[in-house]
RNA sequence: AUUUUUUAAGGGCAAACCUAACGAAAGUUAGGGACGCAAAGCCACGGGUCUAAAGCAUUUUUGCUAUGACAGCCGGGCUGCCGGA
Numbered sequence: 001a002u003u004u005u006u007u008a009a010g011g012g013c014a015a016a017c018c019u020a021a022c023g024a025a026a027g028u029u030a031g032g033g034a035c036g037c038a039a040a041g042c043c044a045c046g047g048g049u050c051u052a053a054a055g056c057a058u059u060u061u062u063g064c065u066a067u068g069a070c071a072g073c074c075g076g077g078c079u080g081c082c083g084g085a
Stems, first nucleotide, its partner, number of pairs: 002085003012037002017032006035072001041078003045075003048070003055064003
């Protein structure tokens, strides 16, 4: 430098759920908590999914729509610990 299947040690992250804050919502953040994760580290670039405040339409309570969100849905990009070869 390349590659990496299992395993060891040291560690790391943290689903559901609960509490608080923010948000129209989806959801996010913090604390608790562990279903899982070797990129469950980072980036909304392609697809996908969720929401629909504002806007538009409308039979007036429904439809459309991302400029909102999800990286723990799939691909892609960037970075990376220990051990082995």
Molecule: c-di-GMP-I riboswitch aptamer
Organism: Firmicutes bacterium UBA3567